[in-house]
This record gives sequence, C1' cells and structure tokens, in this order.
RNA sequence: GCGGUAGUAGCUCAAUUGGUAGAGCAUCUCGUUGCCAUCGAGAAGGUCGUGAGUUCGAGUCUCAUCUACCGCU
Repeated sequence: GCGGUAGUAGCUCAAUUGGUAGAGCAUCUCGUUGCCAUCGAGAAGGUCGUGAGUUCGAGUCUCAUCUACCGCU
C1' cells in the first nucleotide's frame, strides 16, 4: 500500500425485507430479613465509532473517515 472482519447501555452481546433500539450481568430504589446475602418488583442508563448521502422513514443501504484484529504484498 491492498483486501477482509468488528465497532450498539458501565461490561458481554442481540435486533427478521429499511418501519418507535432490546436482553443478561452490573448500578440505584422498594419489598422480604434483626443486618447482609439470596429471592421478588420497579427505575435509571444509548445521538447505534465519526461525518455525509439515498429514502416518507437508516443500527440496517451507499460513500468517506477513525480505531482494533486478521490476511496479502
């Protein structure tokens, strides 16, 4: 230099042909207990790596770019 894969909540990961972004763990609150843990109920937390384009509508399609890993030269 060229090619490929990945990037979504604090962490690990989903998301169907493009149609209002979810789960587990963690955190907080409440209940249970003399207290903790366990268990049950609930809540908070996201400009979907960044920028642009297409579209009525983009996590999803297109282009550029950044980071990590892999391969080729």
Predicted 3D model of a 73-nucleotide RNA (transfer RNA) from an uncultured Oligoflexia bacterium. The sequence was found in a public genome assembly. The coordinates come from a structure-prediction model, not an experiment, and the mean pLDDT is 81. Its Rfam family is "tRNA". Rfam's curators write: Transfer RNA (tRNA) molecules are approximately 80 nucleotides in length. Rfam links the family to the GO term triplet codon-amino acid adaptor activity. The family's RNA type in Rfam is transfer RNA.